This is a predicted structure of a 393-nucleotide part of an RNA (large-subunit ribosomal RNA, domain III) from a marine metagenome.

[in-house]
Context: one part of a larger RNA
């Protein structure tokens, strides 16, 4: 040189007032300001294991402080027939038999049996309320399933009815066997029907503003389940009788092996209608109030078409139906009632502080689930709701 440069990733930023307290930049409250918003919000799995909640503390931990805390101490907290495990099988594994061997504790195809998925298959629950901390578990209300028992009935002992037909109606029991369907399934792509959800308009309502007209903000919600109703696509039936063609699709296409046209049958959803259900929830100090229409629209639900393959895209439990044979005359899979539904998990975090990396670490961690508005092809980018943060301590 100079009290100059610099003072540690652009993931955010603080300020004022009040409170508590021995003590406050750092704790609490309020008002502004700022940040995220396919996340830095909400819910799970793994993993952790009490970190959850309350009270009392500040010697330790916190890269400062601390009256604070994922720290210390004490006490409290996890409630299930219906959410999971539990059951089933998969790749695979264990055991036994058998074979190999002089022999086995070793190896092996097959058979039998058991295990093997908290993302595959699968009996059944939703709404509201409640706690300092749990809730599809508690409470209230409304439902549903399985098993057992009891009662009742349908039906039944030799066998149908309606319709031209597609098809419809009609539900006997037990055992064995057989058949068949569901469970039960690839990838790519293209239509259709819906809903969740969103938007707009009008109306009603509460509040606020306003001299009047009027304007602004908020709200207007509805589960499982039960009963019913359709049509779409697709398939089928009857009628009909087609070519210098006609019909039809987003596309491929279809037609005397019967096109168009006409009339019918089967048949879907988280579809629609009613109940559930207003005594709930919501708005309002209270009285009281608590809608409609139109429109967009899904990676959700339902149902179709096409293309591709030297690749053809699990299994079992379990459930349904039909047939055959045999048996008993009774007797449900329908209705009603009663009883039972054990055991294990359930707190909290799920991450720029509760997991892993020696750490409150800019790394890593599931092709997990939900994810609003404006702009937009969009889960991009930007801005903003709900909600969460300003602790890079």
């Nucleotide at each position: 040189u100079a009290g100059u440069a610099a003072u540690a990733a652009u993931a955010a930023a603080g300020a004022g007032a009040g409170g508590u307290g021995a003590g406050a930049a750092u704790c609490c409250u309020c008002u502004c300001c700022g940040u995220c918003g396919a996340a830095a919000g909400g819910g799970c799995a793994a993993g952790g294991g009490u970190u959850c909640c309350u009270u009392a503390g500040c010697g330790c931990u916190a890269a400062u402080c601390a009256u604070u805390a994922g720290c210390u101490a004490a006490g409290g907290g996890u409630u299930a027939g219906c959410c999971g495990g539990u059951c089933c099988u998969a790749a695979g594994g264990g055991c036994a038999a058998c074979c190999g061997u002089a022999a086995c504790a070793c190896g092996g195809a097959u058979u039998g049996u058991c295990c093997g998925a908290a993302a595959g298959g699968g009996a059944a629950a939703c709404g509201c309320g409640u706690u300092c901390a749990u809730a599809u578990u508690c409470g209230c209300g409304u439902g549903c399933c399985a098993u057992a028992c009891a009662g009742a009935u349908a039906c039944g002992a030799u066998u149908u009815c309606g319709g031209u037909a597609a098809c419809g109606a009609u539900a006997g029991c037990u055992u064995a066997c057989u058949u068949u369907c569901a469970g039960a399934c690839g990838u790519u792509u293209c239509g259709g029907g819906c809903u969740a959800g969103g938007g707009u308009u009008u109306a009603c309502u509460a509040c606020g503003c306003u001299g009047u007209c009027g304007c602004g903000u908020g709200g207007u919600u509805u589960a499982a389940c039960u009963a019913g109703u359709a049509u779409a696509a697709a398939u089928c039936c009857a009628u009909g009788g087609a070519g210098a063609g006609c019909c039809g699709u987003a596309a491929u296409g279809g037609c005397g092996a019967g096109a168009a046209g006409u009339g019918g049958a089967u048949u879907a959803a988280a579809a629609c209608u009613a109940g559930g259900a207003a005594c709930a929830g919501g708005a309002g100090c209270a009285a009281u109030c608590u809608a409609a229409a139109c429109u967009c629209a899904a990676g959700g639900c339902c149902g179709g078409g096409a293309a591709c393959c030297c690749g053809u895209g699990a299994a079992a439990a379990u459930g349904g139906a039909a047939g055959u044979a045999a048996g008993a005359a009774g007797g449900a899979u329908u209705c009603u009632g009663u009883a039972u539904g054990a055991c294990c998990g359930u707190a909290c975090c799920a991450a720029g502080a509760a997991c892993c990396g020696a750490g409150a670490a800019a790394a890593g961690u599931g092709c997990c689930c939900c994810u609003g508005g404006c702009u937009g092809a969009g889960a991009a980018g930007g801005c903003c709701u709900a909600g969460a943060c300003g602790u890079c301590u």